[in-house]
RNA sequence: AGGGUUUGAUCCUGGCUCAGAUUGAACGCUGGCGGCAUGCCUUACACAUGCAAGUCGAACGGCAGCACGGGAGCAAUCCUGGUGGCGAGUGGCGAACGGGUGAGUAAUAUAUCGGAACGUGCCCAGUCGUGGGGGAUAACGUAGCGAAAGCUACGCUAAUACCGCAUACGAUCUACGGAUGAAAGCGGGGGAUCGCAAGACCUCGCGCGAUUGGAGCGGCCGAUAUCAGAUUAGCUAGUUGGUGGGGUAAAAGCCCACCAAGGCGACGAUCUGUAGCUGGUCUGAGAGGACGACCAGCCACACUGGAACUGAGACACGGUCCAGACUCCUACGGGAGGCAGCAGUGGGGAAUUUUGGACAAUGGGCGCAAGCCUGAUCCAGCAAUGCCGCGUGCAGGAUGAAGGCCUUCGGGUUGUAAACUGCUUUUGUACGGAACGAAACGGUCUCUUCUAAUAAAGGGGGCUAAUGACGGUACCGUAAGAAUAAGCACCGGCUAACUACGUGCCAGCAGCCGCGGUAAUACGUAGGGUGCGAGCGUUAAUCGGAAUUACUGGGCGUAAAGCGUGCGCAGGCGGUUAUAUAAGACAGAUGUGAAAUCCCCGGGCUCAACCUGGGACCUGCAUUUGUGACUGUAUAGCUAGAGUACGGUAGAGGGGGAUGGAAUUCCGCGUGUAGCAGUGAAAUGCGUAGAUAUCAGAAGGAACAUCAAUGGCGAAGGCAGCUUUCUGGACCAAUACUGACGCUGAGGUACGAAAGCGUGGGUAGCAAACAGGAUUAGAUACCCUGGUAGUCCACGCCGUAAACGAUGAUAACUAGCCGUUGGGGGGAUUUACCCUUUAGUGGCGAAGCUAACGCGUUAAGUUAUCCGCCUGGGGAGUACGGCCGCAAGGUUAAAACUCAAAGGAAUUGACGGGGACCCGCACAAGCGGUGGAGCAUGUGGUUUAAUUCGAUGCAACGCGAAGAACCUUACCUGGUCUUGACAUCCUGCGAACUUUCUAGAAAUAGAUUGGUGCCUUCGGGAACGCAGUGACAGGUGCUGCAUGGCUGUCGUCAGCUCGUGUCGUGAGAUGUUGGGUUAAGUCCCGUAACGAGCGCAACCCCUAUCCUUAUUUGCCAGCACAUCAUGGUGGGAACUAUAAGGAGACUGCCGGUGAUAAACCGGAGGAAGGCGGGGACGACGUCAAGUCAUCAUGGCCCUUACGACCAGGGCUACACACGUGCUACAAUGGGAAGGACAAAGAGCCGCGAAGCCGCGAGGUGUAGCUAAUCUCAUAAACCUUUUCGUAGUCCGGAUUGGAGUCUGCAACUCGACUCCAUGAAGUCGGAAUCGCUAGUAAUCGUAGAUCAGAAUGCUACGGUGAAUACGUUCCCGGGUCUUGUACACACCGCCCGUCAUACCAUGGGAGUGGGUUGCACCAGAAGUGGCUAGUCUAACUUAGUGAGGACGGUCACCACGGUGUGAUUCAUGACUGGGGUAAAGUCGUAACAAGGUAACCGUA
Repeated sequence: AGGGUUUGAUCCUGGCUCAGAUUGAACGCUGGCGGCAUGCCUUACACAUGCAAGUCGAACGGCAGCACGGGAGCAAUCCUGGUGGCGAGUGGCGAACGGGUGAGUAAUAUAUCGGAACGUGCCCAGUCGUGGGGGAUAACGUAGCGAAAGCUACGCUAAUACCGCAUACGAUCUACGGAUGAAAGCGGGGGAUCGCAAGACCUCGCGCGAUUGGAGCGGCCGAUAUCAGAUUAGCUAGUUGGUGGGGUAAAAGCCCACCAAGGCGACGAUCUGUAGCUGGUCUGAGAGGACGACCAGCCACACUGGAACUGAGACACGGUCCAGACUCCUACGGGAGGCAGCAGUGGGGAAUUUUGGACAAUGGGCGCAAGCCUGAUCCAGCAAUGCCGCGUGCAGGAUGAAGGCCUUCGGGUUGUAAACUGCUUUUGUACGGAACGAAACGGUCUCUUCUAAUAAAGGGGGCUAAUGACGGUACCGUAAGAAUAAGCACCGGCUAACUACGUGCCAGCAGCCGCGGUAAUACGUAGGGUGCGAGCGUUAAUCGGAAUUACUGGGCGUAAAGCGUGCGCAGGCGGUUAUAUAAGACAGAUGUGAAAUCCCCGGGCUCAACCUGGGACCUGCAUUUGUGACUGUAUAGCUAGAGUACGGUAGAGGGGGAUGGAAUUCCGCGUGUAGCAGUGAAAUGCGUAGAUAUCAGAAGGAACAUCAAUGGCGAAGGCAGCUUUCUGGACCAAUACUGACGCUGAGGUACGAAAGCGUGGGUAGCAAACAGGAUUAGAUACCCUGGUAGUCCACGCCGUAAACGAUGAUAACUAGCCGUUGGGGGGAUUUACCCUUUAGUGGCGAAGCUAACGCGUUAAGUUAUCCGCCUGGGGAGUACGGCCGCAAGGUUAAAACUCAAAGGAAUUGACGGGGACCCGCACAAGCGGUGGAGCAUGUGGUUUAAUUCGAUGCAACGCGAAGAACCUUACCUGGUCUUGACAUCCUGCGAACUUUCUAGAAAUAGAUUGGUGCCUUCGGGAACGCAGUGACAGGUGCUGCAUGGCUGUCGUCAGCUCGUGUCGUGAGAUGUUGGGUUAAGUCCCGUAACGAGCGCAACCCCUAUCCUUAUUUGCCAGCACAUCAUGGUGGGAACUAUAAGGAGACUGCCGGUGAUAAACCGGAGGAAGGCGGGGACGACGUCAAGUCAUCAUGGCCCUUACGACCAGGGCUACACACGUGCUACAAUGGGAAGGACAAAGAGCCGCGAAGCCGCGAGGUGUAGCUAAUCUCAUAAACCUUUUCGUAGUCCGGAUUGGAGUCUGCAACUCGACUCCAUGAAGUCGGAAUCGCUAGUAAUCGUAGAUCAGAAUGCUACGGUGAAUACGUUCCCGGGUCUUGUACACACCGCCCGUCAUACCAUGGGAGUGGGUUGCACCAGAAGUGGCUAGUCUAACUUAGUGAGGACGGUCACCACGGUGUGAUUCAUGACUGGGGUAAAGUCGUAACAAGGUAACCGUA
């Protein structure tokens, strides 16, 4: 410090998510030790049991229990407070501290800083006093009641208990004369004096009373700060103040009476929700954010609510009273209780410890003290809950052991790891030693102060006894011995770390993106690796990253975001000069900011954590002094901002009135006749009752053509004939005046298109709704014919729009150029022009800005001020609530839930029922077909034991298959074999091989004959056969979506790319676009590009012409021979042909067009002319195209079978559908007879002549030929002659019967051919559709491959030989450029809504049940206060029926409780509304392209 995730890719916006740190944690797996910390976050739920507050005999009467002493008694025992002491009691002090908890509390609280009107036990200092009396009462005794708790009566008694009297100051009150108000004793010691004694007396100490002051503590008041909600906007009646009383320790409406009507609030009152506050803790660079466990300060509370008493202090955790709930005891009459003290229990919960030890230390209470008490505290126990430290060994050790895992089978890895050798001993175990924490108080000696004092007490010093829970401690020493000690998570990316197997969208994983559908580094396991380590992961939570609430430090044209627009109160901000002031500001000083914490420097535990000393810090608040620049305030000025006056100018600025013409419609008349209107085409509609058309006339309403404009005006909405009237604003010029009067503007207020609403008018045209006609699968639409609200006017509402420049207002600054509107100035050649200035309004553009697009003096640039608004998408601008509205609705405005995106700009493609250009048998123009018939063949389907498998739009379907009777053959049935039909290795035997017979369908099995070979180093070896053993063979089994190779297709279309450079943040662009041209990215020109590659073309083959060479089997002109005839023969090399090499064609020449280019057009010459005609040749890529059944191959599967062999069957089935063909339907023909002309092939397991036989297929026969020689082999269409005469025929030939031929082991399933007979459909083919542009289509035959046989198929060959192309509008396909896009699996795309189903959260809802709370009323326990002669009454007394007190009664206040009526909130509710999510449902197709009616906004 960043990373992942939206896209095909990019930049941006923006959310989600991760890496870090942390925790009072919990859970999972694991677990050796020690130190230091920490440990009910949930039910302020309920609590068994024990303990947590007592102490003092030096306050008192006393003596229940214990010990001692004394006395009596033989003893048992009894008596005795005499002593130590002491239960219970009286009294004092304490119990208000310490300890717990966080329910309540948003201020009666806390923090910080101040203040005045107070209190204060114990403590400190000062002053004064402590005299003299009295009456009671517990305990105790007696009696009684009660289950108990407890209570009652009578009687006895003490005090530091209680009450008077005296005295009393510097106390209180005061009318200033005065009045009022105290006390208690106890203990130690003692010289003189007194006393019988006790003692008096003296003294010391403690105590007590009064008073003054202090310290510490506490009470009260103020300022500032302290969570969220405005869908809480008004709150308040003791309320705000005053006067007078009361009351308190004390100020005060704290309380009361009267008077006044105030007080608080947008700087957020009131209400609601939540919450103890702080020092601090966690995080963060900081600013901040979150939190408030432990420790410390404050507050509040003590079962719930209320109340007071006592006291210095409480309205009291372990006190009292009352009410309530709950629990317990009970004899049913009545009682008892309060763990949010320490332990502990139950419950709740994911979850939090021992019913431990000790007062040794620290501290507290009481006490003179000893001491007692102390669950405060100190320790121990439990828990890896956290932090820190230590250990689980160290060194050597390669055959790189075994085992595991992987493997390309070579090896690699685990791995120096282990074993093994040597060494060490922390921790642990055993034994032994052994601290600090503990020195005070006390005792004793001594010095000193006080004193009459050698008492006592206080202070100092010396010596000294005792005291340890922890503790079997820390620590130290000794011994043996590697002995006692490693796990957890992860390994697709982020993120360090990879392989195998299993699984097969299953099981599962997942923080985000996402993995898993048969080769998963993502699931599970293993091996290996990585990280951390007595822990490791997960979950939860906080901060960070997140500049993702932005003070530091963000934005608002298009991503979320400028209010529709003005005016304007408050608020915020504000020109210039001077003076004053000192609120802000700045500087200094002082006080405070508790300690702990954090930080720095030291110290102590072996280190660290931890503890500890000092410093710094505590960024704050307050007080005070100073400064006077800046802001504020005050005063006085200024004129540059703003405004006013005077003079002009332009304008659809606004309101009212009057008025004009054109057009539409309607009305009446005329003319006139059959249509008009409307559409893509129609129909509805109008018209013979006279329309449309046309002439003139009349009526009425609405809107104002041309001018007209990137013109003008207005704040916006908006504003348009002309004229008049009223009126707002702007601009210009020059002067004068005012003197900051300004800018912005939350609330507020005004205006605000269209639609809509109300009332009343008006209504020509147009036109929601509606009706009809069309279109359509449907058409509640688009189109047409009609047509009502409405549109218009007046008045009143509504208050919204894509109200847009998607751009708030104001001010200043920052290059230019070109238009245009209004005004001013200057110049000129004076109607027009030029220069300049100002206010508008446009275009381009510099710098700059921007994610880009773009903006650019009219900013989206650079600054300042103010306002509004935004914070992921959906849910939703919705629900609820409020406000507004007649309504429609508007405005304000959430949450649950859900997703990992949603979005902006630009890029490359693809696509468009977008555009431009171009091409192609693409259309058109033609010729011939298919689709109808019969047959052939392939496919689908069906059938079957099997009908083997594959190919499936173009680009499967006469395709793999260039040829299924057996074989092929992969399929089925049956019969057989198991190292196998085939390969290699090993062992044994045998040469190999071969004859015959039997069984069987054959495979096979059994018997049998002949044969002994070749090489040799003489051991043996090679080939072959048989048998055996195991390694292995074998598979046309699966996966073409694991692959290679090969192939199809776009497409022989003209494209596809690269290097360097340049441009762009980038994806990318440029080049390759543009102007021409071409068949072509072919070439030329231009050009931030320059070059290059793969394609195109050319190079190759065939063909068309010529030349040269060669001359057999081919040829034969000339010469010769021979024949009925024939290159048959000699010979020839001219011709043809054959097959080698050359030539030739290049826009080369001429003319024209064109930019003088490239090129095109025409012509000449030429066998051929602009690529001469064919072929081979197929760029980058696309289709997960096809093929695992050509072959090869990964993985998986079968192994007496999914392998191999054999026989028979099947692939040939047949209601049907489709494709491709053949033959036809006839006269351009069929039949008959005669006659003519090819090319290219094939042949020894072959072609097979002639001859003979057969009607024929064919048979016979053998000659020739390994082929320019022989054979297949007669080419056919064609030509000549003749017949048929338009008919199901002399067309057509299917089908069927019979008879044959050939091949072959074998023609039944299931071959081809021949002859005789038979003679089906079919008379030119619906919608639709195919091929072809010249030697082509069409037509005619020939040959070949495969092959024993079996082509209408395929491949090749030649013969005859056309028609048409105006042209590119349209259909299809393709190319280039451009445009739009919400597509990128790329239009076979994307995507919307209803309905149906399931689930989820939510709104409404007759209501129902709770919580909180307001108001009104009832009621009124305990208590306090007031009143009160009903009752009782020791102290005092003036002796009174006194005073005072208690009880009782009553009034006021008041808790609980009750009733009624509201508010608010939570839960629930039949039914119901929309929303979200979900698999491949239903219906349509609204949006994205001109999305097929452009889309969108508001409204009905």
A computed fold for a 1500-nucleotide RNA from an uncultured bacterium, annotated as small-subunit ribosomal RNA. The prediction has a mean pLDDT of 85. The RNAcentral record of the sequence draws on ENA. Its Rfam family is "Bacterial small subunit ribosomal RNA". Its family is annotated with ribosome and structural constituent of ribosome in the Gene Ontology.